[in-house]
Order: sequence, then structure tokens, then C1' cells
RNA sequence: ACUGAAAAUAGCAAAUCCGUCGAAAGGCGGAGACGCAAAGUCAUGGAUCUAAUAUCGUGAUCACCACGAUUAUGAUCGCCAGACUGCCGAAU
Repeated sequence: ACUGAAAAUAGCAAAUCCGUCGAAAGGCGGAGACGCAAAGUCAUGGAUCUAAUAUCGUGAUCACCACGAUUAUGAUCGCCAGACUGCCGAAU
């Protein structure tokens, strides 16, 4: 350097529940552990989720409003890649 056998030290924390912020997706805090050797950091590319806003359509028409479609300035790094950083230790 590659790599993740057997361990050790330390660590993170899915679902769910409670509180809180948010239009939502989701975030944060607490409880809780399904898992994780980068489940550390970064939304850069892809992917996925949401649709406040905007545009269009429908509700006979206009405004309002409701619903539907499209839309990221939103979200996810515990979806995949990429970048940066990091603990321990065999085989190679």
C1' cells in the first nucleotide's frame, strides 16, 4: 500500500415511541438497538423522496379555493459512486 481473518480499545445507532422544528420529505434532542470498519465529513455525479413556490389543467367563466400534472431554490452520505480524513490487526 492492498485488505477485513480472529480479537481488543473506543464509537455510531435502523425500526418504533416521546418531545421539538418544518408545508412536506425530513432534521434535532431523549429512550431504544436492526445493523455498521468508515453507519466519520462533504449533496460533487447518479438515484430516490418531498412540492412550500412557480407554471399548466379540471371544478361552466373571472377572483379565491380545492384537486391533479410538472417543477428543487428543499431532503437523504444507514442507496450507489467520487473527494477528504481516521482506530486496530493476520494472511497477501

The prediction has a mean pLDDT of 86. Predicted 3D model of a 92-nucleotide RNA (c-di-GMP-I-GGC riboswitch aptamer) from an uncultured Chloroflexota bacterium. The model forms 95% of the base pairs in the Rfam consensus.